[in-house]
Context: one part of a larger RNA
RNA sequence: CGAUGGUUAAGGAACUCGGCAAAAUGCCUCCGUAACUUCGGGAUAAGGAGGACCCCAGUAAGGUGAAGUCCCUCGCGGACCUAGCCUGAGCGGGUGACACAAAAUUGAGGAAAGCGACUGUUUACCAAAAACACAGCAGCGUGCGAAGUCGUAAGACGCGGUAUACGCUGUGACGCCUGCCCGGUGCCGGAAGGUUACGGGGAAGGGUUAGCCCUUGAGGCGAAGCUCUGAACCUAAGCCCGGUAAACGGCGGCCGUAACUAUAACGGUCCUAAGGUAGCGAAAUUCCUUGUCGGGUAAGUUCCGACCUGCACGAAUGGCGUAACGACUUUCCUACUGUCUCAACCAUCGACCCG
Numbered sequence: 001c002g003a004u005g006g007u008u009a010a011g012g013a014a015c016u017c018g019g020c021a022a023a024a025u026g027c028c029u030c031c032g033u034a035a036c037u038u039c040g041g042g043a044u045a046a047g048g049a050g051g052a053c054c055c056c057a058g059u060a061a062g063g064u065g066a067a068g069u070c071c072c073u074c075g076c077g078g079a080c081c082u083a084g085c086c087u088g089a090g091c092g093g094g095u096g097a098c099a100c101a102a103a104a105u106u107g108a109g110g111a112a113a114g115c116g117a118c119u120g121u122u123u124a125c126c127a128a129a130a131a132c133a134c135a136g137c138a139g140c141g142u143g144c145g146a147a148g149u150c151g152u153a154a155g156a157c158g159c160g161g162u163a164u165a166c167g168c169u170g171u172g173a174c175g176c177c178u179g180c181c182c183g184g185u186g187c188c189g190g191a192a193g194g195u196u197a198c199g200g201g202g203a204a205g206g207g208u209u210a211g212c213c214c215u216u217g218a219g220g221c222g223a224a225g226c227u228c229u230g231a232a233c234c235u236a237a238g239c240c241c242g243g244u245a246a247a248c249g250g251c252g253g254c255c256g257u258a259a260c261u262a263u264a265a266c267g268g269u270c271c272u273a274a275g276g277u278a279g280c281g282a283a284a285u286u287c288c289u290u291g292u293c294g295g296g297u298a299a300g301u302u303c304c305g306a307c308c309u310g311c312a313c314g315a316a317u318g319g320c321g322u323a324a325c326g327a328c329u330u331u332c333c334u335a336c337u338g339u340c341u342c343a344a345c346c347a348u349c350g351a352c353c354c355g
Stems, first nucleotide, its partner, number of pairs: 001350008010341002014339001019336001027051005036041001038173001053094003061087004068080004072075001095099001108334007115326002120132002136171007148157003174321004179251003184248002186244005194239002199234002204229005211221003252270005279313001280310001291307005
């Protein structure tokens, strides 16, 4: 000097990112327990007294109650009472180091806020959470040889189930709710008309020449076959039309205006598919920002309550609340302490020195 354990005057979080670590609480009996609440809880709330040493004393008292006695409607009945067994004090007194705990075991509490309803699950070996799941809610698909999944297939699961079922997707208890937009993308439906590919179709035309014609020219016509091109017509999806947002998603700008000022219920104008409703709001979201005001402190970039100027909240990519719950995150208070002011000592084991 290090590790582990122990003690410490006065102070008591001044330590620190942060009470990390430690200390403190802890059991039994009695009393007593708030806000809030889904009436179950919250609750061992909080808080108080005594006990947890000895004597009184295994006493008083209580429970049970064999045997015994009595009663009767007679039975696995009832009553009385004792032994046994179980539980077991108070008042009071004593000692005293103020005890408990020798060992083992053994909640700190309270006031608020955020997130997630909850019990659960998870990164085996740096993350346990606000992430995942969850009951509940909603949408879509599926009529059974179901949809869907695995497999080339046979076959299997779904299911020895049948729409109160099964599959998929989103949301995530509960309460109050869930606004507007179908222009884009997706999905569903429609088929009157228009457009339209491959393909079908083959009108018509070209090449070639057996032959024929007039005529001998570098002529004209030209069957079949072969071959090249090819019009009309038929022809799907799509485009098109409509629906659909708890489908993917989206939810404006400028200017003016009220008898102080300020502000703008109001008006004008441009654009859009429609211009953000309720609720919430410097928020796990606020850049400016330590916004401003209030509370808490002597002093508070955090915290709580408000305001609204929302850079860039917002309604099942759910919005706002919410009792209970949480090894979650944040703030404060009480208790407590070597975390600290500020360090000291003790024990054990190392390090170190000698052998």